[in-house]
Large-subunit ribosomal RNA, domain VI from Candidatus Berkelbacteria bacterium CG10_big_fil_rev_8_21_14_0_10_41_12, 260 nucleotides, folded computationally.
Rfam family: Bacterial large subunit ribosomal RNA. Rfam links the family to the GO terms structural constituent of ribosome and ribosome.
The coordinates come from a structure-prediction model, not an experiment, and the mean pLDDT is 83.
Context: one part of a larger RNA
RNA sequence: CGUAGAAAUUUGAGGGAGUCUCUUCGUAGUACGAGAGGACCCGAAGAGGGGAACCUCUGGUGUAUCGGUUGUACCACCAGGUGCAUUGCCGAGUAGCUAAGUUCUUUCGGGAUAACCGCUGAAAGCAUAUAAGCGGGAAGCCCAUCCCAAGAUUAGAUUUCUUAGAUUCCAGAAAGACCAUCUGGUUGAUAGGCUCUAGGUGUAAGUCCCGUAAGGGAUUCAGCCGAGGAGUACUAAUGAUCUAGUAGACAACGAGCAUG
Numbered sequence: 001c002g003u004a005g006a007a008a009u010u011u012g013a014g015g016g017a018g019u020c021u022c023u024u025c026g027u028a029g030u031a032c033g034a035g036a037g038g039a040c041c042c043g044a045a046g047a048g049g050g051g052a053a054c055c056u057c058u059g060g061u062g063u064a065u066c067g068g069u070u071g072u073a074c075c076a077c078c079a080g081g082u083g084c085a086u087u088g089c090c091g092a093g094u095a096g097c098u099a100a101g102u103u104c105u106u107u108c109g110g111g112a113u114a115a116c117c118g119c120u121g122a123a124a125g126c127a128u129a130u131a132a133g134c135g136g137g138a139a140g141c142c143c144a145u146c147c148c149a150a151g152a153u154u155a156g157a158u159u160u161c162u163u164a165g166a167u168u169c170c171a172g173a174a175a176g177a178c179c180a181u182c183u184g185g186u187u188g189a190u191a192g193g194c195u196c197u198a199g200g201u202g203u204a205a206g207u208c209c210c211g212u213a214a215g216g217g218a219u220u221c222a223g224c225c226g227a228g229g230a231g232u233a234c235u236a237a238u239g240a241u242c243u244a245g246u247a248g249a250c251a252a253c254g255a256g257c258a259u260g
Base pairs, nucleotide, nucleotide: 001151005161006160007159008158009157010156014148015147016146017145020048021047022046023045024044025043026042032037049106050105051104052103053102054101058099059098060097061096065092066091067090068089069088070085071084072083073082074081075080109143110142111141116136117135118134119133165242166241167240168239169185170184171183172182173181190236191235192234193232194231195230196229197228199225200224201223206219207218208217209216210215253260
């Protein structure tokens, strides 16, 4: 930009991906074979490898967070803290992300065939799978499975709407380099705040008791945090713009034509 304008849901022309391998058991120590050995076919279970999604579990990370601790400077000093030293170092760790973790999947079946194996059968009284005709047959081919897909210009279909709908702008995240996508914009839980909480850390400060002291105990499963969850309009989501045009149809004006 196109497909009359829109929103939602779709069909599938066409395209892509994948379709892997092994072991054990039963059949069966059967067929076969003098024995040694030892099956086809069919069925069942498991494993490895590949792929996808996810974070309940096991872990990793987690410069949000909590705690311990060294040196030094500062808050006048004690106590309590803060800055810097790789996040100073160390021990844990929510959300998110993630694999080594979890779940699922890796094909049942159908069709046409290759090599190959056949049926009937003449030319050629026989023979012959072939000349007419009819079958079987592969991890391969076409379907079936999953994904994309109407710029498929043959531009499809269905439902609903036509002051419909969309955009800018704003609050943002399940999204993200930007854009886009998605959730919302007061008829509101979109983000922040506040209240509570799953969870993390591990028992704060102050005061009191014991100890000469370092320190220990009680208040105290405390204090602090809480990217997750729930509630609550306290704060911020103010406003503005575009698209009704064209084509077609109908009505009206008029005796009719023309005009529109």